TPP riboswitch aptamer (THI element) from Granulosicoccus antarcticus IMCC3135, 96 nucleotides, folded computationally. Lineage of the source: Bacteria > Pseudomonadati > Chromatiales > Granulosicoccus > Granulosicoccus antarcticus. Its mean pLDDT, the model's own confidence on a scale to 100, is 76.

[in-house]
RNA sequence: UGGCUCGACACGGGGUGUCCUGCUUGCAGGGCUGAGAAAAAACCCGUUGAACCUGAUCCAGCUCAUACUGGCGAAGGGAUGUCAGUAGCCGGCCCA
Numbered sequence: 001u002g003g004c005u006c007g008a009c010a011c012g013g014g015g016u017g018u019c020c021u022g023c024u025u026g027c028a029g030g031g032c033u034g035a036g037a038a039a040a041a042a043c044c045c046g047u048u049g050a051a052c053c054u055g056a057u058c059c060a061g062c063u064c065a066u067a068c069u070g071g072c073g074a075a076g077g078g079a080u081g082u083c084a085g086u087a088g089c090c091g092g093c094c095c096a
Stems, first nucleotide, its partner, number of pairs: 001091005006085001007083004011046004017032007052077003058071004
């Protein structure tokens, strides 16, 4: 001297499915996947945005089903401000 990475605070966005059993039919118990399976100081995500929503009760494979894989598709939407330490890593040049 150049490059890359990382943080704190405040605020905000989002999802909660599927199968089985029971019954009082919307609740309870159990199984599955997942970060999270509905209430929590939880979890994930905030434009560098595949968190999540729409298309979609979508299409193909697979599964008891969800999940998963691929497509749709970087398609359309989608929630951010403030303050840094020069902390870590890598490199260039100079001096001893």